Description:
Predicted 3D model of a 73-nucleotide RNA (transfer RNA) from a Polyangiaceae bacterium. Its mean pLDDT, the model's own confidence on a scale to 100, is 83. The sequence is in RNAcentral, with records from ENA. Its Rfam family is "tRNA". Rfam's curators write: Transfer RNA (tRNA) molecules are approximately 80 nucleotides in length. By type it is a transfer RNA.
[in-house]
RNA sequence: CUGGACAUAGCUCAACCUGGCAGAGCACUCGGUUCGGGACCGAGGGAUGUGCGUUCGAAUCGCGCUGUCUAGA
Repeated sequence: CUGGACAUAGCUCAACCUGGCAGAGCACUCGGUUCGGGACCGAGGGAUGUGCGUUCGAAUCGCGCUGUCUAGA
């Protein structure tokens, strides 16, 4: 320098291909339980790397940028 893959909650990952209410586990907060803690039970808060475009509607499609990984030279 060129190609490919990836970027979603504090962490690990789904949903993307085939556009239609953004989910799970762990963690966190509150409550219950306990003499107290842990475990357990119930409830709650929290996320689509970034910009533009397409569309009635974008995490999902297109283009650029940024970052990470990887292959080649």